Context: one part of a larger RNA
Formats: sequence, structure tokens, C1' cells
RNA sequence: UGACGGGGGCCCGCACAAGCGGUGGAGCAUGUGGCUCAAUUCGAUGCAACGCGAAGAACCUUACCUAGGCUCGAACGCUAAAGGACCGCUCCUGAAAGGGAGCUUCCCCUUUGGGGCCUUUAGCGAGGUACUGCAUGGCUGUCGUCAGCUCGUGUCGUGAGAUGUUGGGUUAAGUCCCGCAACGAGCGUAACCCUUGUCGCUAGUUACCAGCGGGUAAUGCCGGGGACUCUAGUGAGACCGCCUGCGCAAGCAGUGAGGAAGGUGGGGAUGACGUCAAGUCAUCAUGGUCCUUACGCCUAGGGCUGCACACGUGCUACAAUGGCCGGUACAACGAGCAGCCACCUCGCGAGAGGGAGCGAAUCUCUGAAAGCCGGUCCCAGUUCGGAUCGGAGUCUGCAACUCGACUCCAUGAAGCAGGAAUCGCUAGUAAUCGCGGAUCAGCAAUGCCGCGAUGAAUCCGUUCCCGGGAAUUGUACA
Repeated sequence: UGACGGGGGCCCGCACAAGCGGUGGAGCAUGUGGCUCAAUUCGAUGCAACGCGAAGAACCUUACCUAGGCUCGAACGCUAAAGGACCGCUCCUGAAAGGGAGCUUCCCCUUUGGGGCCUUUAGCGAGGUACUGCAUGGCUGUCGUCAGCUCGUGUCGUGAGAUGUUGGGUUAAGUCCCGCAACGAGCGUAACCCUUGUCGCUAGUUACCAGCGGGUAAUGCCGGGGACUCUAGUGAGACCGCCUGCGCAAGCAGUGAGGAAGGUGGGGAUGACGUCAAGUCAUCAUGGUCCUUACGCCUAGGGCUGCACACGUGCUACAAUGGCCGGUACAACGAGCAGCCACCUCGCGAGAGGGAGCGAAUCUCUGAAAGCCGGUCCCAGUUCGGAUCGGAGUCUGCAACUCGACUCCAUGAAGCAGGAAUCGCUAGUAAUCGCGGAUCAGCAAUGCCGCGAUGAAUCCGUUCCCGGGAAUUGUACA
């Protein structure tokens, strides 16, 4: 100087407490361990692995296994030789890949010859999701959006170092103020950026419809309008600026005024010096090592979906604040041409057959659901719950046996609120409700990323648990 302390004092955080809802019990989905297997490819492993890489494993993917094959090789560059237009077609064998046989064809500039393209042969490079993340780059997680981490000059100390950065206040903040052998500066903090909340201006189609006119069974449907909504560009607006109180100041307090918004308005992006030899050689790149008729490459089938068991993350429930039936209301974000599909007909339905519009503020996905109104059930393993299993189907796709989703009929399991323990959340949040998208032929999505609808409770407080900050103290630790 650090690190550590079941040292003391100070401060902060959904850290505890106060509340609300869960997990842990059940069934199922999904990931992992383990076991099994010819293979169940590989990686991730306290927080910070385990709905993670994977935003789509039937084939493909695919890296694994079995079997059949190839060896200049599936792709590419160069050199040499031989041959030929290339392309294409047929037959045999085969699961395919591959192997074998044959047919057709004779390009361009053209001077013997040369060039482009293709095939074969040979050679130099190939190829490797093989190893090493403890050889690396790049990227990422984490402490942590915590308030810290440093430098120049000066000064102090023999020196390691100190000072500044400590102290008194204050702040979300090393934020700012005051003081001080320090004076300044940098990376962080904040602000600048995006979004949301208010208003103005500009613009008015595909959006809008107040007033005027026309028209319809009805609808901005039409003429038109530029008001409103909205769209999207540009400005304004918030700064403790004003007032009162406290304070030297910084600043703090106020059911103060004004204001759509008040003390960082809400949310996002943004992650300092560094820590964990943290993660990734399987995104990619790359040193070294290893394989080279195989650890490379092609193909078929299988596996990654196996199941005595254990754990994580979720979904659905156990019901009456509910289930079922009928009627009826209100969104936002998004997506669409190998697509979204109105409307009509058929089918109980998944869907099928026709078929208009739309590369979309125009058309479609798209009638949101919880809600509200009415009816029914009457506390029961039930009209709760839907697992499992039987049958019949639909769709995608070359193909749904292993191993897809969905529909209909039938079946109707566990489950009556979950031990020890443990998680999330402080406001348009939790909880509840639906909608969209990426990936994608289809889909194992209950996942993930977004969107809106309805909309709480509690915060006395900082003793305790966890994590962190700063000063101080002890230390046989570095």
C1' cells in the first nucleotide's frame, strides 16, 4: 500500500421488513444430471450452466452411429500432358451414392498454331465441427449503471509511497459547495442521442369528416373541406426559473403559484481502470500439434425424441371472484406475392373447391380476450380438471413407423392450495387477459422478443440476512 475480520461507527440497493402473486406437492412441456445405447454429436456447470448456443433435430440440418462407396477429392487457384465443344439422352447394377456400357455433338478468333470452356491423368496448394479458450484476436458474461479508476507538475518521506481523492456539508453520483500543500487534467457520472407525455407551425394521401351538397338498405360512399383525429417533419416547453421557510454556500422542504409535465417527468441506448488463466479454437479469424485411400468427402437408414430415477425453468389445474351456453362492446405493435387471403359454396370441424383485392395508412391477416347483459350448474372428484388411451379424419411435405401439428367422436387419470425451503415485484408496476412477430414447407412455441386491455396492495423502519460504497481500527496474510 492492499486484502481479510463471526472489529466498531456512517451510507445505499425489492437486501430485509410491510404487502401481492408464485415455485417446492399433481399432470404435462422443456433443459440438465444420471442410466442405457451401435450412436443417444458437441459445448455451457455457484451467483454469472440447466425453455442456455438452438429465432424451428421427420429427410436435410447433423457435427454422432451402422452400412455401401470416393481418393485432385463436395468447392477454389496454379502448372504440365492427353482428349473433347459444352450441354443432353438411353441401358445394366444398386437403397442411394457410386460403378459399368453406349448414343448424340465438334465452339470462337482462325496462319502452322493460339484462346475461352469442359473432361481425364499427374503434381503443388486442398479438406478436417480433430486437440489446445491455460498460446491468441475478436466478441460476450459478471461485479455494476456500482461511483469509482488514474495522470502531470508541485510538496512531504532515505524509501515503498503519501498528498491531490482526506475533512465539514450535500447529492442518484469523486454531484456540487466550503475548507485544506496543493494546483490542474483525463477515463467514468451527468448532458448531448432515441422513445413516450403537452402545445404550436408546416404538410394533407391511402388517414380524418365539423360545416355545405349529392346518394344508399347501409357505410367518408361521392363532390368537396384543411377544422378535428391521426400521420411525420420542425420548433416551444422544466431551469429549483418564481414564491415562502431553513442554510455562509451547495442544497433541502412545501396538499405554494403557474403548468400537460416539478425537482434525473417515465422508459431505452450508453457499461470507467480492472476482476474471475470466467465463456467461446463448434460463428468467424488464428499460432502450435495431429489426420491425409482418412480424423477428409458422398449416400441410405438410424440416433440427437432412448427411461428404475434426481434437479432447474415453465404451462394447465385443483374451481362458484368459477365452468358451460347465447347475446353484445372496446386495442396496440407488427406481417404479407413461391405471400396475406375478403366473399361465396361444401364439411359438425380441422379444412376443401371456387374467387376479388393488395408489394399495402388503400387490400388481407383482424369479429381481440378478460369485460358487460341474460340463462344454466349448486359444492360433488362434479357440467371442476384435462392427462392417458381407442376409433375416424384434415393439412404440410419425396416421405409423418421410429418422430409432426391440428380436428371430430369416445375415454376421462393425478389433482380438494402443496413439508423443509425458496423466487419475483415499489405504479400504469405486480397480478390477470388476449394480440403480433422472428425462425419456419410443416411443427412438438406452454419458449423467446414485442404490443396493447383491465389494474392493485404495501414501504413503520434499517436491529437482523445478502450484495456494494467511503473513512477508520486490528492482523503472526501478500

About this RNA
Small-subunit ribosomal RNA, 3' major domain from an uncultured halophilic eubacterium, 478 nucleotides, folded computationally. RNAcentral holds the full RNA, with entries from Greengenes. Rfam family: Bacterial small subunit ribosomal RNA.